Small-subunit ribosomal RNA from an uncultured bacterium, 1486 nucleotides, folded computationally. Model confidence (mean pLDDT): 83 of 100. The RNAcentral record of the sequence draws on ENA and SILVA.

[in-house]
RNA sequence: AGAGUUUGAUCCUGGCUCAGGAUGAACGCUGGCGGCGUGCCUAACACAUGCAAGUCGAGCGAGAAUUUAGUGAGUGACCCUUCGGGGGAGCGAUCUAUGAGACAGCGGCGGACGGGUGAGUAACGCGUGGGCAACCUGCCUUGUACUGGGGGAUAACAUUCUGAAAAGAAUGCUAAUACCGCAUAAGCGCACAGCACCGCAUGGUGCAGUGUGAAAAACUCCGGUGGUACAAGAUGGGCCCGCGUCUGAUUAGCUAGUUGGUGAGAUAAAAGCUCACCAAGGCGACGAUCAGUAGCCGACCUGAGAGGGUGAUCGGCCACAUUGGGACUGAGACACGGCCCAAACUCCUACGGGAGGCAGCAGUGGGGAAUAUUGCACAAUGGGGGAAACCCUGAUGCAGCGACGCCGCGUGAAGGAUGACGGAUUUCGGAUCGUAAACUUCUAUCAGCAGGGAAGAUAGUGACUGUACCUGACUAAGAAGCCCCGGCUAACUACGUGCCAGCAGCCGCGGUAAUACGUAGGGGGCAAGCGUUAUCCGGAAUUACUGGGUGUAAAGGGUGCGUAGGCGGCGACUUAAGUUAGAUGUGAAAGCCCGGGGCUCAACCUCGGGACUGCAUUUAAAACUGGGUUGCUAGAAUACAGGAGAGGUAAGUGAAUUUCCUAGUGUAGCGGUGAAAUGCGUAGAUAUUAGGAGGAACACCAGUGGCGAAGGCGACUUACUGGACUGUUAUUGACGCUGAGGCACGAAAGCGUGGGGAGCGAACAGGAUUAGAUACCCUGGUAGUCCACGCCGUAAACGAUGAAUACUAGGUGUCGGGGGUCGAACCUCGGUGCCGCAGCUUACGCAUUAAGUAUUCCACCUGGGGAGUACGAUCGCAAGAUUGAAACUCAAAGGAAUUGACGGGGGCCCGCACAAGCGGUGGAGCAUGUGGUUUAAUUCGAAGCAACGCGAAGAACCUUACCAGGUCUUGACAUCCCAUUGCCCGGUCCGUAAUGGGACCUUUCCUUCGGGACAAUGGAGACAGGUGGUGCAUGGUUGUCGUCAGCUCGUGUCGUGAGAUGUUGGGUUAAGUCCCGCAACGAGCGCAACCCUCGUGAUUAGUUGCUAACGAGUUCGGCUGAGCACUCUAAUCAGACUGCCCACGCUAAGUGGGAGGAAGGUGAGGACGACGUCAAGUCAUCAUGGCCCUUAUGUCCAGGGCUACACACGUGCUACAAUGGUGGUAACAAAGAGCAGCGAUACGGUGACGUGGAGCAAAUCUCAUAAAAGGCAUCUCAGUUCGGAUUGUUCUCUGCAACUCGAGAGCAUGAAGCUGGAAUCGCUAGUAAUCGUAAAUCAGAAUGUUACGGUGAAUACGUUCCCGGGUCUUGUACUCACCGCCCGUCACACCAUGGGAGUUGAAUCCACCCGAAGCCGGAAUGCCAGACUGGCUACCGACCACGGUGUGUUCAGCGACUGGGGUGAAGUCGUAACAAGGUAGCCGUA
Repeated sequence: AGAGUUUGAUCCUGGCUCAGGAUGAACGCUGGCGGCGUGCCUAACACAUGCAAGUCGAGCGAGAAUUUAGUGAGUGACCCUUCGGGGGAGCGAUCUAUGAGACAGCGGCGGACGGGUGAGUAACGCGUGGGCAACCUGCCUUGUACUGGGGGAUAACAUUCUGAAAAGAAUGCUAAUACCGCAUAAGCGCACAGCACCGCAUGGUGCAGUGUGAAAAACUCCGGUGGUACAAGAUGGGCCCGCGUCUGAUUAGCUAGUUGGUGAGAUAAAAGCUCACCAAGGCGACGAUCAGUAGCCGACCUGAGAGGGUGAUCGGCCACAUUGGGACUGAGACACGGCCCAAACUCCUACGGGAGGCAGCAGUGGGGAAUAUUGCACAAUGGGGGAAACCCUGAUGCAGCGACGCCGCGUGAAGGAUGACGGAUUUCGGAUCGUAAACUUCUAUCAGCAGGGAAGAUAGUGACUGUACCUGACUAAGAAGCCCCGGCUAACUACGUGCCAGCAGCCGCGGUAAUACGUAGGGGGCAAGCGUUAUCCGGAAUUACUGGGUGUAAAGGGUGCGUAGGCGGCGACUUAAGUUAGAUGUGAAAGCCCGGGGCUCAACCUCGGGACUGCAUUUAAAACUGGGUUGCUAGAAUACAGGAGAGGUAAGUGAAUUUCCUAGUGUAGCGGUGAAAUGCGUAGAUAUUAGGAGGAACACCAGUGGCGAAGGCGACUUACUGGACUGUUAUUGACGCUGAGGCACGAAAGCGUGGGGAGCGAACAGGAUUAGAUACCCUGGUAGUCCACGCCGUAAACGAUGAAUACUAGGUGUCGGGGGUCGAACCUCGGUGCCGCAGCUUACGCAUUAAGUAUUCCACCUGGGGAGUACGAUCGCAAGAUUGAAACUCAAAGGAAUUGACGGGGGCCCGCACAAGCGGUGGAGCAUGUGGUUUAAUUCGAAGCAACGCGAAGAACCUUACCAGGUCUUGACAUCCCAUUGCCCGGUCCGUAAUGGGACCUUUCCUUCGGGACAAUGGAGACAGGUGGUGCAUGGUUGUCGUCAGCUCGUGUCGUGAGAUGUUGGGUUAAGUCCCGCAACGAGCGCAACCCUCGUGAUUAGUUGCUAACGAGUUCGGCUGAGCACUCUAAUCAGACUGCCCACGCUAAGUGGGAGGAAGGUGAGGACGACGUCAAGUCAUCAUGGCCCUUAUGUCCAGGGCUACACACGUGCUACAAUGGUGGUAACAAAGAGCAGCGAUACGGUGACGUGGAGCAAAUCUCAUAAAAGGCAUCUCAGUUCGGAUUGUUCUCUGCAACUCGAGAGCAUGAAGCUGGAAUCGCUAGUAAUCGUAAAUCAGAAUGUUACGGUGAAUACGUUCCCGGGUCUUGUACUCACCGCCCGUCACACCAUGGGAGUUGAAUCCACCCGAAGCCGGAAUGCCAGACUGGCUACCGACCACGGUGUGUUCAGCGACUGGGGUGAAGUCGUAACAAGGUAGCCGUA
């Protein structure tokens, strides 16, 4: 950085698609290790369980159990005893002090932080920059000054009571750093007035005065820690403002506390924040209101950038805490783990009543394609409380799970060729997997085992953790997959499948040889991942600011006037809003970039710098833009003088045509068409003459002439009136340009009312045409067309080209002016055309009238279809107009140009193409081929020309491929192997329908004697065999256009290119034949010529040919001698070239005529067939790839069939007769063939033919008499002396064999047919026509085919028409190329969608009702009062959530039925469009 895809190809326009990067991802296959990150995007769904906010005894009272010390009722071992008692260790209730301290309470601080989520919010919510002279701020810091003296309560607790519980009530007691007065007041607040200074309007600061008001708490280990007031700081907040912040106008008007004022209240604080009164404002096209969507940002992704997209993790702000409302407390909340109320839900209940809120961390259910552990620890960092120890902390630090992402590492390294085995492939040789493996040597990163062992912690304290890391021993062991391989896009083969199964991002693959499906081998890519899906950016300059367009591709408004807005001439001065430069502040951190550093590297972390393109303040500049002032005249306008004009409106006038009426003349038709008919006319038309009526339109002039903004305007006159132009001076002094909305005009058709109505003429009627004809054509004909007034507001309203200004070669017309001139030329202004340069454009083309170069403004476009449709809205009487989507669907739709092809387009030319002629076919009979039918089979192929007397140059058997029947199975045929035999060939016999089968006779060669060659038989398999399929897999070959004159190339040139040029043009030719011209010059395949035959001559050569002269012979025949002159034969030459003359033409090519010549303009004929077309024919000539059959789809045999026969077609033969038939007479060829052959003379037969065999492998012999013609005779127009079919009968020949099914002969029979409808074929000279002859094939069997000669015409004016072809040009929507393309209805299936009686749901405006909790206001006769101007409460009122009612609005779902749309395989009907598309097409309208 581009690529694929519209076409036969090209360029352009234009969409679709791909390659890149990214992700909180998911899914499929796979999965070794580690580090760092990251993990409910869906149901702001519901939540079991545990934990997440406590702490302070150094504020206070009470206080279970307990430590120590003391007290000690009581008890009491033991001792003494006078037995009465005494002493008494120990135990020990109780009480005091003390230490520690559980639970609960009063009190303080903290629960407003931290953590979560993104529902709401389009907003001062967020971002950025400012302001507060309109504010607050606990804890913290600093400073100043204080901390005096009193009082009354109340929890806890006790008792009683209620309740299931939760909880509550009453009475009584008590403490404080709890609460309340009093004192004091440095300073502070409030009120009043003063001075100084300052500012930004209100105002602020400082100083001093008077009056008035308000404080405090103690504890102590005696070190301190607290408390109060004030001031300042810091921190954190609150409010206000500028700018920025998504989509929709099919949301255009919104707003009553609304906007402002005055006063008051409320608040920490400004303010309609709230209230009373007053005014009527405020917002909005610079988008208000409404609706939809959405947390915002730093940033993240992408991008060259500008942009576009996103808003996870991290960070800042905001909002929320089941839903809705509310306040309390407090420095801070209207409070996630606080309170009250209402609602829904869940739970408990004794049914009376209660409890709860994971969008904290885990976890559960649910939803979903999808997202983790009910872990450890407070060790670190931080937070709360505390003086502290310490306690709390699901913040946080760690661990666990997940390839979810990024980064790093590994799965081994070196050697190793017999290129192993194996796989797969093969042209069978090989090549490939592949040094890959095996094998040898080596190493140990990771993982595993063992040992040591940090930092994180500064004295102590380590969850992580025996972790990171280090060392040692050991084993190549434990560690590779995924996608792709037709093009884009790196990478190819085999098999299977056979439009099936399937693939596919786009183009597209698959219908028997698939590099595109599936599998395998091989290869390519990436790699612990790889692919797919989804989404975003890019590519996409495909919304274009950077950076697009609008003549024809999508796109200029139908036109003007003009509002807002945008833009705006020349000079001077000024200002400083824009602009430029400097400075300052800010632009948080993280991120990004650069440079360092730390983890072995990297990811990651960290330090410094840069950047953050912005905003604000300030200083300066003054060129440009803007503002102000003052001038100017070149833009613009006005005045004056002219001429031009279908410019407009109104009134009047005119002549010609058509039609009608009246009258005359006049008679049978008129009219109309391709041809007709309907129609009119003997009741007198048409025609013609005269008069009259009426309406519409204005011939000639008339012109790419004029005027107008466009639509449009055309007889003449008059009136009124708009604009442009020219000329000249004068005046104003930028007054200009454009123009969203708006207003006006606006063809035709159409609508309303009233007139008018001649012609024309939708609808309609009739006649034609036609398969039909609701059309085209004809005859009529109503609306309408005309006028007045009012609507409509659209057109292919077009130059498919918006308006304005300036600039940029010319040439040539024309209209209107001016200058100039005798008149011209010429100059100039304005309009209107053509050609053309530069330039532009995809090209076509435009080109001073731009589509060029620039500027300004407006309008419009963004793939095709759906669709200018639906819905909504506005306008309209209606028709409808304007505005104007989506779902769905396609990969194109399109523009210009190119090559062809085609045209019921054009020009030129050719051809037996037509015409002019001659003869046929089509009618008859027969022959032959085909179709059809039939059949056991009637084998197969050929199918318009270019199949059909074709393959077949010849089916009785064979052929033969077909049918029925019967055989064979390595086979009828080929190669190889083994065994046996010696054959083979030939002959005989048996048997069979025949083949097959069986028996016998005869019988090899070479040899080193082993055997070999050859052959047969038997056997095993490889294989044979196939006229089985595919001619759409092929080769070869053939037909056809067409013997038409074409088809191409090299170089050059032109074109962006396909392509063009050459090859076109002017002539000419049979010809792209030749000449001339020309950006072409040459060349090739074709044409022509070279080749063959025929036509003239020469030379050579004369046997088998010939016979003129010669001599003689003769059967009188060149038969013979002889000869080669002639004919002829067959080889070589000559000859013809427009060479010569005249004319035409260009002094050309050439053409016409002529001469000479055997032949004259290619002398005649043949062979020869360019590039290509038809998937033309042939797999059944042959060859051949796949496929198929293999005791049969192969092989053999005999019989049958290919020969059938209601019929249809093609090609022929014979005829229908007198240009003839018949009979006899009797001339003249050419070219061929011949040994399994031709077969003479002769004989036999009426004849076919037979007998016989001379000659001849041929210029020798034979086939072999040519026939028609000629001349003589007869027939005399008839189904005949025409015609010969058919049939009978007797024969001949071929052949194993003529029944199916041959040919021929004789006799007899004697059918149709008297010249052929529509239609159609051949032929232009030795041709047609006619007449015979021969050959191939072949045993036999031509009316066919191919050759040969004989006789031998007619006609061609000409190219209008039919057919085919060539060339140039034109149109094209065709390119499979007109047998093309293609439109609409209907029928069927599916899809989305509009309408729809209604129905369901959601949201919402307005009005009203109800009115919880709560604040606020009032407030007791109730309660507390120790104090005070005291407080509290019931209750009342205002506001108000949820709820309810009603009329609406909006959105969504469903909906019988219904409308069109789209898509579908070969449905139906027509043929509208593309060519002049057969009626040119198209636009608007009815």